A computed fold for a 265-nucleotide RNA from a Chloroflexota bacterium, annotated as Bacterial large signal recognition particle RNA. It matches the Rfam family "Bacterial large signal recognition particle RNA". It is annotated as a non-coding RNA gene. Model confidence (mean pLDDT): 79 of 100. The sequence was found by an Rfam model in a public genome assembly.
RNA sequence: CCGUGCUAGGCGGGGAGCUAGCGGUGCCCUGUACCCGCAAUCCGCUCCAGCGGGGCUGAAUCCCCUCCCAAGGUCCGGCAUCGCGGUCGCAGCGUGCGUGGCGUGGCGUUGACGAUCGGGUCCUGUGCAACGCCGGCCCGUGAACCCCGUCAGAUCCGGAAGGAAGCAGCGGUAAGCGGCAGUCGUCGUGUGCCGCAGGCGCGCCUGAUCCGAGUCGCGCGCGUGUCGUGUGCCCGAGGUGUCCUCAUCGACGGAGGGUGCACGG
Numbered sequence: 001c002c003g004u005g006c007u008a009g010g011c012g013g014g015g016a017g018c019u020a021g022c023g024g025u026g027c028c029c030u031g032u033a034c035c036c037g038c039a040a041u042c043c044g045c046u047c048c049a050g051c052g053g054g055g056c057u058g059a060a061u062c063c064c065c066u067c068c069c070a071a072g073g074u075c076c077g078g079c080a081u082c083g084c085g086g087u088c089g090c091a092g093c094g095u096g097c098g099u100g101g102c103g104u105g106g107c108g109u110u111g112a113c114g115a116u117c118g119g120g121u122c123c124u125g126u127g128c129a130a131c132g133c134c135g136g137c138c139c140g141u142g143a144a145c146c147c148c149g150u151c152a153g154a155u156c157c158g159g160a161a162g163g164a165a166g167c168a169g170c171g172g173u174a175a176g177c178g179g180c181a182g183u184c185g186u187c188g189u190g191u192g193c194c195g196c197a198g199g200c201g202c203g204c205c206u207g208a209u210c211c212g213a214g215u216c217g218c219g220c221g222c223g224u225g226u227c228g229u230g231u232g233c234c235c236g237a238g239g240u241g242u243c244c245u246c247a248u249c250g251a252c253g254g255a256g257g258g259u260g261c262a263c264g265g
Base pairs, nucleotide, nucleotide: 001265002264003263004262005261006260009057010056011055012030013029014028015027020046021045022044023043024042034054035053036052037051038050063258064257065256066255067254068253072249073248074247077243078242079241080240081239082238084236085235086234089233090232091231092229093228094227095225096224097223098222099221101220102219103218104217105216106215107214114210115209116208117207118206119205120204121203122199123198124197125196126195127194128192129191130189131188132187134185135184136183137182138179139178140177141176147172148171149170150169155164156163157162
C1' cells in the first nucleotide's frame, strides 16, 4: 500500500417548556436520516443519565473533536395594542344635603308659613234600613171510610113512651196543594253611609282658634358626602406584535484535525 473479516460508533439534530437533573412522548425550527412496545392527571433513567427487543451499516464523503457561517428560539429593556383586576387611587358624570350668592316664578294683611283642636275619607264592632231565601199569620182549595158537627133514607133495642149506632148530603177542619197585596219572625250580605262606640292618624278634603310677614319651589353657582358610576387617567400582573444592543442555545452547511483489532499478500 492492497485484500478479507470484525469491533467501537452511527442509522437525524436543535429550541422552548416540563424536570432535583438527564432523556423520551407532545409543541416549535430545520430537514428527510431503520422497525416494534411504553409514555403528559406522564414513561424510563441517575451525572457514562430513556428502558426493552430486533435489523442495516461499519474505520471513513459516512464516526469523534474544534473553529467559522447561520435559519430559528429564549432572557432584560423600549414602544404599540388587547382584555383582566384595583375606588380604603384621581378626574369626569350623576345624585343626596346645605347655601342671607345670581336669576326667576307661585301663594300671602280677603292673614301666607307655623302651632293647636275638630270632622270626613280609612279600619273594627254594633244597631237600623234595603235586598234575598225560608217560615208563621191571611185567602182559597182540600177527607167515600179509617176527623168533628148535623144527620134525609134505611137499620138496631123497647109492649109503648122513647133511646142508640150511623152511610150519603151539607157545614167545618187536619196533613197536603195553590195564591202571596200586606204583616210578624229566623238566617245572610263585595247593598247604604243612616245612627252609636272604639281604633288609626301617613296622605287627601274640610271647619275653627292663636300668631303676624314672609314663605314655597325652579335654574345656575358655591360648599360638602363613610352615596352611585367609573368613559378617561393612574397602579398591578398578564397576552400579542414590533424594535434595538448585549447575552445565551443553536439545525443545515463549510474548514481543519483526530481515531481501532485480527489475518493474508